The RNA shown here (Bacterial RNase P class A) has 358 nucleotides and comes from Alloalcanivorax dieselolei B5. Model confidence (mean pLDDT): 78 of 100. The model forms 95% of the base pairs in the Rfam consensus. Its Rfam family is "Bacterial RNase P class A". It is annotated as a ribozyme.
RNA sequence: CGGGUCGGUCAGGCAGCCGCUGGCGGGAAACCGCUGGAGGAAAGUCCGGGCUCCACAGGGCAGGGUGCCAGGUAACGCCUGGGGGUCACACUGGUGACGGUGUGGCUACGGCCAGUGCCGCAGAAAAUAGACCGCCUGUUCCUUCGGGGGCGGGUAAGGGUGAAAAGGUGCGGUAAGAGCGCACCGCGCUGCUGGUAACAGCGGUGGCAGGGUAAACCCCACCCGGAGCAAGACCAAAUAGGGAUCCAAUGGCGUGGCCCGCGCUGGAUCCGGGUAGGUCGCUAGAGGUCCCCGGUGACGGGGAUCCCAGAUGAAUGGCUGCCCACGACAGAACCCGGCUUAUCGACCGGCCCACCUU
Numbered sequence: 001c002g003g004g005u006c007g008g009u010c011a012g013g014c015a016g017c018c019g020c021u022g023g024c025g026g027g028a029a030a031c032c033g034c035u036g037g038a039g040g041a042a043a044g045u046c047c048g049g050g051c052u053c054c055a056c057a058g059g060g061c062a063g064g065g066u067g068c069c070a071g072g073u074a075a076c077g078c079c080u081g082g083g084g085g086u087c088a089c090a091c092u093g094g095u096g097a098c099g100g101u102g103u104g105g106c107u108a109c110g111g112c113c114a115g116u117g118c119c120g121c122a123g124a125a126a127a128u129a130g131a132c133c134g135c136c137u138g139u140u141c142c143u144u145c146g147g148g149g150g151c152g153g154g155u156a157a158g159g160g161u162g163a164a165a166a167g168g169u170g171c172g173g174u175a176a177g178a179g180c181g182c183a184c185c186g187c188g189c190u191g192c193u194g195g196u197a198a199c200a201g202c203g204g205u206g207g208c209a210g211g212g213u214a215a216a217c218c219c220c221a222c223c224c225g226g227a228g229c230a231a232g233a234c235c236a237a238a239u240a241g242g243g244a245u246c247c248a249a250u251g252g253c254g255u256g257g258c259c260c261g262c263g264c265u266g267g268a269u270c271c272g273g274g275u276a277g278g279u280c281g282c283u284a285g286a287g288g289u290c291c292c293c294g295g296u297g298a299c300g301g302g303g304a305u306c307c308c309a310g311a312u313g314a315a316u317g318g319c320u321g322c323c324c325a326c327g328a329c330a331g332a333a334c335c336c337g338g339c340u341u342a343u344c345g346a347c348c349g350g351c352c353c354a355c356c357u358u
Base pairs, nucleotide, nucleotide: 002353003352004351005350006349007348008347009346010345012323013322014321015320016319017318018317020037021036022035023034024033025032026031039329043340044339046338047337048336049335050334051228052227053226054225063224064223065222066221067220068082069081070080071079072078083109084107085106086105087104088103089102090101091100092099093098110219111218115217116216117213118212119211132159133158134155135154136153137152138151139150140149141148142147167185168184169183170182171181172180186208187206188205189204190203191202192201193200194199232280233279234278235277242271243270244269245268246267247266251265252264253263254262255261287306288305289304290303291302292301293300294299324327
């Protein structure tokens, strides 16, 4: 200097004009003035909480979720720190299996000696392990004397299949082989030491358990009531219906100028529920910025300071000019903490690769 990868930050700027909308002020009103007006994801609605209503003595079953350890948090499947595993690179020890150190990435990481199930293809054999080729051997037949065939036995070292084949490497050993023996690596059991713990280190001991799979049923531990702001609360017309009280029942209303007649029918007042409509919930909050203290950190404590959309046909826009790196994904609808997904370009840091220089 270029590229890749991991993590983080920003999300065109300034000015003018015309609009939309919440709040405040003025005005009788029309309207005017001041001031606020989307995001890092407002998204998916996948987790976790606040808030509201309903249900609920306690415990259990069923169902769902989580799963190394410790911490953080209102809580989490999130975050931080640590441990183990695994991959890459560099250096390094060893004949080898394999190990050590450093850096970076990934990690769904409880339990298959409680039980049950499953393991395609290939392969002789996939779990009561397994003789296809091969190796060794007994016997017999043939022989060109090199060996070959039949029958029987030993062998898991070699080949081959597979994602996976009953620990691995080296030496010894053997007819050939084999933890058969030894050393080392790995593993099981056990003791001590360190660590809150996961776990690690060191020592002793056993030739060595019988494959894998629990994002298969299942087992173990822990957690979980349901519905959601169209939650829910308040005010409250008209019409119809309900209730209470009082009055009338030779009543009242209609027809009609009036009476008879005819038709219809109780009247007045009050109360409560609910609909339209309106108000609240609604945004000052697990809040932002800065500083100090504690902590490796997530985070916690304290101080100062700021107020930063709240609509309900539902605003946050348009035009012009200048500048630059020429501008992506996308827009609130009760709120908050996460995760995931989308995203032009720029910048910062860690690691890796290539090239150049010293």